RNA sequence: UGCCGCGUAGCUCAGUUGGUAGAGCGCCUCUCUUACAUGGAGGAAGUCGCCGGUUCGACCCCGGCCGCGGCGA
Numbered sequence: 001u002g003c004c005g006c007g008u009a010g011c012u013c014a015g016u017u018g019g020u021a022g023a024g025c026g027c028c029u030c031u032c033u034u035a036c037a038u039g040g041a042g043g044a045a046g047u048c049g050c051c052g053g054u055u056c057g058a059c060c061c062c063g064g065c066c067g068c069g070g071c072g073a
Base pairs, nucleotide, nucleotide: 001072002071003070004069005068006067007066010025011024012023013022019056027043028042029041030040031039049065050064051063052062053061
């Protein structure tokens, strides 16, 4: 310096031709227990890496940039 992949909840990751975002684990409350754990019920938590563009509408499409990983020079 070029090419490819990835960036979504605290963590690990889904998200199928664009239609107002989910799972598991974790966290909080209640229940259960003498108590803890397990089990049961409920809940909180995300400007979808950043900035623009296209569109009635963008996590999804297009451009630039940033970070991580890989390959080549």
The RNA shown here (transfer RNA) has 73 nucleotides and comes from a Phycisphaeraceae bacterium. Rfam family: tRNA. The family's RNA type in Rfam is transfer RNA. It was read from a public genome assembly. Model confidence (mean pLDDT): 82 of 100.